This is a predicted structure of a 543-nucleotide part of an RNA (small-subunit ribosomal RNA, 5' domain) from a metagenome.
Context: one part of a larger RNA
RNA sequence: GAACAAACGCUGGCGGCGUGCCUAACACAUGCAAGUCGUACGAGAAAGGGUCCUUCGGGAUCUGAGUAAAGUGGCGCACGGGUGAGUAACGCGUGGAUAAUCUACCCCUCAGUUGGGAAUAACUCAUCGAAAGGUGGGCUAAUACCGAAUGACACUGCAAGACUAUGGUCAAGCAGUCAAAGAGCGCCUCUGCUUGCAAGCGCUCGCUGAAGGAUGAGUCCGCGUACCAUUAGCUAGUUGGUAGGGUAAUGGCCUACCAAGGCGACGAUGGUUAGCUGGUCUGAGAGGAUGAUCAGCCACACUGGAACUGAGACACGGUCCAGACUCCUACGGGAGGCAGCAGUGAGGAAUCUUGCGCAAUGGGGGCAACCCUGACGCAGCAACGCCGCGUGAGUGAGGAAGGUCUUCGGAUCGUAAAGCUCUGUCAGCUGGGAAGAAACGCUUGGAGGUAAAUAGCCUACAAGCUUGACGGUACCAGCAGAGGAAGCACCGGCUAACUCCGUGCCAGCAGCCGCGGUAAUACGGGGGGUGCAAGCGUUGUUC
Numbered sequence: 001g002a003a004c005a006a007a008c009g010c011u012g013g014c015g016g017c018g019u020g021c022c023u024a025a026c027a028c029a030u031g032c033a034a035g036u037c038g039u040a041c042g043a044g045a046a047a048g049g050g051u052c053c054u055u056c057g058g059g060a061u062c063u064g065a066g067u068a069a070a071g072u073g074g075c076g077c078a079c080g081g082g083u084g085a086g087u088a089a090c091g092c093g094u095g096g097a098u099a100a101u102c103u104a105c106c107c108c109u110c111a112g113u114u115g116g117g118a119a120u121a122a123c124u125c126a127u128c129g130a131a132a133g134g135u136g137g138g139c140u141a142a143u144a145c146c147g148a149a150u151g152a153c154a155c156u157g158c159a160a161g162a163c164u165a166u167g168g169u170c171a172a173g174c175a176g177u178c179a180a181a182g183a184g185c186g187c188c189u190c191u192g193c194u195u196g197c198a199a200g201c202g203c204u205c206g207c208u209g210a211a212g213g214a215u216g217a218g219u220c221c222g223c224g225u226a227c228c229a230u231u232a233g234c235u236a237g238u239u240g241g242u243a244g245g246g247u248a249a250u251g252g253c254c255u256a257c258c259a260a261g262g263c264g265a266c267g268a269u270g271g272u273u274a275g276c277u278g279g280u281c282u283g284a285g286a287g288g289a290u291g292a293u294c295a296g297c298c299a300c301a302c303u304g305g306a307a308c309u310g311a312g313a314c315a316c317g318g319u320c321c322a323g324a325c326u327c328c329u330a331c332g333g334g335a336g337g338c339a340g341c342a343g344u345g346a347g348g349a350a351u352c353u354u355g356c357g358c359a360a361u362g363g364g365g366g367c368a369a370c371c372c373u374g375a376c377g378c379a380g381c382a383a384c385g386c387c388g389c390g391u392g393a394g395u396g397a398g399g400a401a402g403g404u405c406u407u408c409g410g411a412u413c414g415u416a417a418a419g420c421u422c423u424g425u426c427a428g429c430u431g432g433g434a435a436g437a438a439a440c441g442c443u444u445g446g447a448g449g450u451a452a453a454u455a456g457c458c459u460a461c462a463a464g465c466u467u468g469a470c471g472g473u474a475c476c477a478g479c480a481g482a483g484g485a486a487g488c489a490c491c492g493g494c495u496a497a498c499u500c501c502g503u504g505c506c507a508g509c510a511g512c513c514g515c516g517g518u519a520a521u522a523c524g525g526g527g528g529g530u531g532c533a534a535g536c537g538u539u540g541u542u543c
Base pairs, nucleotide, nucleotide: 001543002542003541004540006539007538008537009536010535013389014388015387016386017385018384019382020381021347026345027344028343030342031341032340035075036074037073040072041071048063049062050061051060052059053058082300083299084298091225092224093223094222095221096220097219098218101217102216106213107212109210110209111208112207113206114148116146117145123138124137125136126135127134128133154177155176156175157174158173161170162169163168182205183204184203185202186201187200191198192197193196226272227271228270233263234262235261238260239259240258241257242256243255244254245253275297276296277295278294279290280289281288282287302323303322304321305320306319325336326335327334328333353379355378356377357376361375362373363372364371365370392422393421394420395419402413403412404411405410426484428479429478430477431476432475436470441465442464443463444462445461447459448458449457450456487532488531489530490529491528492513493512494511498527499526500525501524502523508515509514
């Protein structure tokens, strides 16, 4: 000199864009942060309102409404969001391997979607418990569950053979094995009964099997990745083999048996510290330091352990066990997990609102309408940072008054002020007033496809309608009027900037050298000056 997720002191007008618990991975009141689908399924209220009856207590019926709430089932909850405790490791970075693997939803292709069964929740009855929550009997549905049928280019075994890189590719043939679910809308051409309907037909969404793609993930390997040798030896599933188990998959991953190996001064083992990277800061560079915000990867979710479900978890707002802590209790037993967004206490030099909205972008569910979304978009607070703007401009010498200094002549603050003439940024008031919105959907219109069809459905198009949290915000115009808007540090040398008074080795200053003991440009105050400026200075840290 530059920089900072900074803090502190003094001061503080406006705007834009960013940033905001670095400490206790300390404990948490309260609210919200993951739901959705009635076009999978069965069942199904109440308040309120209308009508009628009434013994005036009420009753019946319609509506509310096939709504709410709950249940079975499907998909999602493994994403998104947070934190950096652990980890010196194939964790990360980079480059490869997978002939050792999986991949829901999505895309494409092929084939299929036949015919049955037994339950169970909800509900109801009984009952246990303070509660949380159970137990037993009975009824019922499905795209829930279970057989059967069919089935291959799929899988398994055998197999003439060809290629080959360990389980890969191709392959005549033989045997065996495995599947499914319907829903919505419409029609009468075909089939059945013959008004019309559905078991028929059409479309859409699904379901099942298989091949491929895309995406995501698992595993393995080369190289790189902090300090300590005042850590020198470490190792028994240890190192390898055979056989088996396990996994989507290789492998001591696990087990039995056999062998005695394996690592290490090219630093094993042990200890300390630490999430890694793109990047960031600095520097001419080489390098050094660092890893907030944003992005990629990893790890964790009160602490430790475990599995279940699932395409995917050994799962932040799931389950079970143990522990610590907090809360409820009828003392028998139960409930909880903010390192999600706000917020509270504590710790600390120190870090924000218990805000608005799903309008946009993105995500989940749904045919859709739509619902959910503290992701996100916005607003609030903080000079915490960067950037921009303003606090006026011109003129004005009687060089006013006043302050300070003085050699008492004057000098200086100083064109500075006043005065005069203007301007109107920002702030204030009044009026107008956006872009961010394109869609989805609905209506209308023709077109194409499917089809028996002028139903229906699908596709692209045209026109119209509908949607804004921010926000009456940005922006624009007008009104008035210099009015509301300057401080901080320093002035001995380094280092730009000097005098007076007070003090008298006192009080004090100080980054280093050093100032102060009666003429202090170094302490304190005044005047003047210098440097930065809505900031300035100090402290801390890095280069």